[in-house]
RNA sequence: AAAUCUCUCGCAGGAGAAUUUUUUUAAAUAAGUUUUGUUUGUUUAAAAAAUGCCGAAGACGCAAAACCGUCCGGAAACGCUCAGGCAAAAGGACUGCGAAGAGAAUG
Numbered sequence: 001a002a003a004u005c006u007c008u009c010g011c012a013g014g015a016g017a018a019u020u021u022u023u024u025u026a027a028a029u030a031a032g033u034u035u036u037g038u039u040u041g042u043u044u045a046a047a048a049a050a051u052g053c054c055g056a057a058g059a060c061g062c063a064a065a066a067c068c069g070u071c072c073g074g075a076a077a078c079g080c081u082c083a084g085g086c087a088a089a090a091g092g093a094c095u096g097c098g099a100a101g102a103g104a105a106u107g
Stems, first nucleotide, its partner, number of pairs: 004104005009098005018051001020050012052086003058082001060079002067074002
C1' cells in the first nucleotide's frame, strides 16, 4: 500500500397487522319544495375520540449455555410494546452491488 472491517452516501430487494367504529366541520351530490333556505341521505377531505391488532426505525429489559473478557460483566432477528405502524405513498431491521469519503487494523 492492496485486500479486510466499521461508519456515511447511492442503487436494487425488503415482512407483519382494522383503507375498523363514532362525532364535528367544510365541499360536492341526490331527495323533498313553485323556487330558495332549513331538513334527510350518500361521497370526499380534515380534526378529535374509542376499541382491536403488528413489530424489522429508535428506546428499554435479560435466564441459561457456548463464546469473549475476567471474577464478575457483555447480546440478539428473543422479550416488551413507550415511540412507531395497520389500502397506497412514506418509513423499514436486514441482504446484495457500487464508488468516493472518514476511521480502524495489518504490513
About this RNA: The RNA shown here (Glycine riboswitch aptamer) has 107 nucleotides and comes from a Thiotrichaceae bacterium. It was read from a public genome assembly, where an Rfam model found it. Its mean pLDDT, the model's own confidence on a scale to 100, is 75.